[in-house]
RNA sequence: UAAAGCUGGCGGCGUGCUUACACAUGCAAGUCGUACGAGAAAAUUGGCUUCGGCCGAUAAGUAAAGUGGCGCACGGGUGAGUAACGCGUGGAUAAUCUACCCUUUAGCUGGGAAUAACUCAUCGAAAGGUGGGCUAAUACCUGAUAAUACUGUUUCUGCUGCGGCAGAGCAGUCAAAGAUAGCCUCUGUAUACAAGCCUUCACUAAAGGAUGAGUCCGCGUACCAUUAGCUAGUUGGUAGGGUAAUGGCCUACCAAGGCGACGAUGGUUAGCUGGUCUGAGAGGAUGAUCAGCCACACUGGAACUGAGAUACGGUCCAGACUCCUACGGGAGGCAGCAGUGAGGAAUCUUGCGCAAUGGGGGAAACCCUGACGCAGCAACGCCGCGUGAGUGAGGAAGGCCUUCGGGUCGUAAAGCUCUGUCAGGUGGAGAGAAGUGUAUAGAAGUUAAUAGCUUUUAUACUUGACAGUACCGCCAAAGGAAGCACCGGCAAACUCCGUGCCAGCAGCCGCGGUAAUACGGGGGGUGCAAGCGUUGUUCGGAAUCAUUGGGCGUAAAGAGCGUGUAGGCGGCGAGAUAAGUCAGAUGUGAAAGCCCUGGGCUCAACUCAGGAAGUGCAUUUGAAACUGUUUUUGCUAGAGUAAGGGAGAGGGAAGUGGAAUUCUGGUGGUAGAGGUGAAAUUCGUAGAUAUCAGGAGGAACACCGGUGGCGAAGGCGACUUCCUGCCCUAUACUGACGCUGAGACGCGAAGCGUGGGUAGCAAACAGGAUUAGAUACCCUGGUAGUCCACGCCGUAAACGAUGUCACUAGGUGUGGGGUAUUGACCCCCUCAGUGCCGAGCUAACGCAUUAAGUGAACCGCCUGGGGAGUACGGUCGCAAGACUAAAACUCAAAGGAAUUGACGGGGGCCCGCACAAGCGGUGGAGCAUGUGGUUUAAUUCGAUGCAACGCGAAGAACCUUACCUGGGCUUGACAUCCCGGGAAUUUCCUGGAAACAGGAGAGUGCCCUUCGGGGAACCCGGUGACAGGUGCUGCAUGGCUGUCGUCAGCUCGUGUCGUGAGAUGUUGGGUUAAGUCCCGCAACGAGCGCAACCCUUGUCUUUAAUUGCCAUCAUUAAGUUGGGCACUUUAAAGAGACUGCCGGUGUUAAGCCGGAGGAAGGUGGGGAUGACGUCAAGUCCUCAUGGCCUUUAUGCCCAGGGCUACACACGUGCUACAAUGGGCGGUACAAAGGGAAGCAAUCUCGCAAGAGUGAGCAAAUCUCAAAAAGCCGUUCUCAGUUCGGAUUGGAGUCUGCAACUCGACUCCAUGAAGUUGGAAUCGCUAGUAAUCACGGAUCAGCAUGCCGUGGUGAAUACGUUCCCGGGCCUUGUACACACCGCCC
Repeated sequence: UAAAGCUGGCGGCGUGCUUACACAUGCAAGUCGUACGAGAAAAUUGGCUUCGGCCGAUAAGUAAAGUGGCGCACGGGUGAGUAACGCGUGGAUAAUCUACCCUUUAGCUGGGAAUAACUCAUCGAAAGGUGGGCUAAUACCUGAUAAUACUGUUUCUGCUGCGGCAGAGCAGUCAAAGAUAGCCUCUGUAUACAAGCCUUCACUAAAGGAUGAGUCCGCGUACCAUUAGCUAGUUGGUAGGGUAAUGGCCUACCAAGGCGACGAUGGUUAGCUGGUCUGAGAGGAUGAUCAGCCACACUGGAACUGAGAUACGGUCCAGACUCCUACGGGAGGCAGCAGUGAGGAAUCUUGCGCAAUGGGGGAAACCCUGACGCAGCAACGCCGCGUGAGUGAGGAAGGCCUUCGGGUCGUAAAGCUCUGUCAGGUGGAGAGAAGUGUAUAGAAGUUAAUAGCUUUUAUACUUGACAGUACCGCCAAAGGAAGCACCGGCAAACUCCGUGCCAGCAGCCGCGGUAAUACGGGGGGUGCAAGCGUUGUUCGGAAUCAUUGGGCGUAAAGAGCGUGUAGGCGGCGAGAUAAGUCAGAUGUGAAAGCCCUGGGCUCAACUCAGGAAGUGCAUUUGAAACUGUUUUUGCUAGAGUAAGGGAGAGGGAAGUGGAAUUCUGGUGGUAGAGGUGAAAUUCGUAGAUAUCAGGAGGAACACCGGUGGCGAAGGCGACUUCCUGCCCUAUACUGACGCUGAGACGCGAAGCGUGGGUAGCAAACAGGAUUAGAUACCCUGGUAGUCCACGCCGUAAACGAUGUCACUAGGUGUGGGGUAUUGACCCCCUCAGUGCCGAGCUAACGCAUUAAGUGAACCGCCUGGGGAGUACGGUCGCAAGACUAAAACUCAAAGGAAUUGACGGGGGCCCGCACAAGCGGUGGAGCAUGUGGUUUAAUUCGAUGCAACGCGAAGAACCUUACCUGGGCUUGACAUCCCGGGAAUUUCCUGGAAACAGGAGAGUGCCCUUCGGGGAACCCGGUGACAGGUGCUGCAUGGCUGUCGUCAGCUCGUGUCGUGAGAUGUUGGGUUAAGUCCCGCAACGAGCGCAACCCUUGUCUUUAAUUGCCAUCAUUAAGUUGGGCACUUUAAAGAGACUGCCGGUGUUAAGCCGGAGGAAGGUGGGGAUGACGUCAAGUCCUCAUGGCCUUUAUGCCCAGGGCUACACACGUGCUACAAUGGGCGGUACAAAGGGAAGCAAUCUCGCAAGAGUGAGCAAAUCUCAAAAAGCCGUUCUCAGUUCGGAUUGGAGUCUGCAACUCGACUCCAUGAAGUUGGAAUCGCUAGUAAUCACGGAUCAGCAUGCCGUGGUGAAUACGUUCCCGGGCCUUGUACACACCGCCC
């Protein structure tokens, strides 16, 4: 070097096996006849012939083979091996070689013996041999000659890196080959050839050059220490051998060395480099194509030839594999170019040509060349071009969306006018070609020569695979040429439909549970474009391995502590040196690439030329500040030694002491003791506990005792003695001796082993309790252990979670010491501890001369959470285990500090009928009513802890009504528009349960008029748009409401503080019903809430005086009437209450307490009024409304039924259970309301409900209307009753179309349960609870419910410990859906 998905017009330049797996076939290294010998055939042709053929010529001295020379060691491929002098870079070779090539010098002479080819014979299937015979050379052998070559030698000279090197002598040794063209001057044969001359090439010796190669050295070059020791040719020496050459390269002998923590040895991985990708750079990753080096050629080994090989297309041996075989034997090596199989996600043609470039051979022509040049395949990459341009609005049709108006695709299309790149057709047509050879004509050289040859000039002819290609014309035609991904954020781009936690998406966060911009599709858009998106890989971002450039108190991270080796670093001066360092110069750093400047292909990619750069290495010349030096010489401030003092639970050893516990023998004494929340186990009449004086034994040292002391840490606590560590002071001495410290060594709570010891305490264990259980907490016992000696272990939240060293303002407290003082205090200095505040630092918390500040050095350690401090390996250990220390896999977090809330069986303060103190209830009974459940054709629906359940419903017999059954209607019961007809309206008949259906009559209005008609309202019929829906979603919504809660809170602006979230204000001290007010305060102000303003009630005044009132006067049965408006009352306006006054208290405050006055006193009582928000609280069935659903039905009409059911459970009420009562009779006092389809007096009737009559009243006038409890009198006498009234029977009244399902009331009769209510639970703090009656709304009728009104009228509150709810401050938190949490 990519792959795979969708798509695909053209061209240029590049690039293109992963299995060093196996390979069919063809080709990839030959050439030279001017080195040599020999030498065909086909075919054509001449002659002869007995027609079978034979001989000759041409082909041809050709082909093929052979001897010989050169080449085959280059070119091409691959990366298996190799962690290495393999590679890179720079040196050395005085330790070396180099064919062909170039230059120079000197030569090129005389002989000889073979051998292949060939021929004959012969073996074998083949491959291939064997034997006899002939022959040539530039093949082979030998002689001559020769040096500056080689060998030996000693002599001399110069140089030197002292090993040698260079030069000059002497002696010895070593060479050759010819081929070719021409000529006749010399000699011989004599028209020519040979000797000879001459040309070119070859050959020999030597020297030099160039090129190439060998060897050695410095430096650099992956990971693992869970690889720590390795090594006998090993390390060195001597001698010899070997090589082109050094060397244990090899051999013999001698010595015992050599390497290693600066990583040897071992293991794993890997060709190295120029470069390539990335990055600001430093780096990191990589080593395809191109280029340099190395290694390899089926695997392993070996040599031969050669200048060069241990040889890809050579040889030999062994092995594996494949093929041939006559079974005896043989043949082969694509990691050359094509190609095949296999493997794999995956990588090409068995092409053309030597025309060019390059290579081999040749004198040359030329031959060979899968090197190379070209073509083919592949969007694999880079680059370029095209798929049209202009105009064109009825903004076409169509699609999509829509608020239905329109918008958008969109000038896009069509249409019109053009252009002609590419592709297609046709015609023309380069450069790449330079040469070479031949011919002709010259010139120069050689020579005896005008041959010939060599060199050279000119002219002509001759060479192209690509390819009839690039390029240039012409022809026709918009014709043949656009896709892919994405559109929630990151990140450019939005809507509709479908789906409904399904199907699916997803790089991360995350989408999808019925309105999905996130899934799938459509429309639209965005980005790139012959490509697009995906996957993979590398770098970046990542300061996330930090040299540049990080950290370690709490986030991961300081070793438990010390002593000290190596190493690293190191005080103040002077001199020397020049290793580091700095500067200059020289060489090198291949080419290509990158960069810059130009040039060539139409541009670009690509390519050519020049330049720059290449931070490196080496050599050399200087400088001397800093570092260094076994360097020289000094100093005393660091460090140390000696002397004198000091404090202390510092350490080790020995000895001594008292208190207490326990045990033990006694004294003395009697029934309990002990223990606990309460008990029990336990001990005790065999005498305990309590008491007294003795004895024994072990352990620990009360008080002092202290965020006091000492120690490196672990740790250390009675007293005395000995040994020892530490600190301070001044003086003397040494003179950097220092700091840190990998390994190493030592100490190190608890624990383990052996042996002692054992009073108390006490794991394990036993028993008793507690508990649902209690392997615990509590109690009674109790063994290891705790103690001593000797060993082991080596770890702890071994913590200041803070390694060691130095420096940097101070202030203030405490413990110890020193100086000074008679002493104490003060003061001063200093040391070593222990606290607080502060510059600075820190993410914050915090630290702050005891640093977490500043600085340097050294060591240790960290790199997301889990897996895991685990496994394996190793070391140590008696064991337990310790030290060292991973990975697979898995998650998207884990964590720190701080903030705001919420929560706590945390703390503080405070409030509330929250508890307590009281009064009355509920829960038990019967009934009423609502709910659940059940039932049903239906029992319509909603509300469900407080905050649903006498709730929506201020009133279900029909209606209501939404439900069920049945009968009907389909533009509809209702709205708008259109068409036709008709005034509207109304009477009757038939069918039917009704709705409705069918039929017959009556009736002709209003406005305008051109008299035809038209218009408005209404009715009937028809068409389609549409109506309708109490159908779904309150988790799509508006509005309204509940609740916390009438709780005192909730916020904002500016400022200040904080990196920030946020804080402050709003906290604190008082006070209040109150975030009410006062004081203080980095806050100052403000808003919504509180309070007040509003209504009502309580007192008074003024005004007014009817329907109200009546003191005085008159009058009446009566405020009935005259009169009056004083009073009451009514209803309008005012007054009054504000802690205003006094005293006390309090901070001279806010306020609180008491008092006076006052109708009322500290909010006078009551009401309305409900902050920011919480509960996805409630309501789509009040209303409104998005979306969905329905449309001869989920709409509409009607009749009947149901919502009223009934084993049961719950809530809310009524009536009771009686004597503070029931019955009967008499009698008194309200307030607030209602009244015309109404309230109704009076009178009559009825036992009554009520009926008849109907005065009065639209109301301070009339009426409902009797208020009832109360008071007076009487009766009942404690019973299931003269309590209680359910239930049931009968008879009625009223309302209403209609009381059967299913109304209320009356009378007569009946007379159930119930004798004060378990656990539990509710309301209420004063005109309240309790109790008594009255009225109203709804309403035809129906209230024990609801909303109001007045009458009578209490008890209690010590207090805030507890229960519930709430407010403020504070604290902890791993909670934030917030404890109904989280979590194992």
Model confidence (mean pLDDT): 81 of 100. Predicted 3D model of a 1384-nucleotide RNA (small-subunit ribosomal RNA) from an uncultured delta proteobacterium. Rfam family: Bacterial small subunit ribosomal RNA. Its family is annotated with structural constituent of ribosome and ribosome in the Gene Ontology.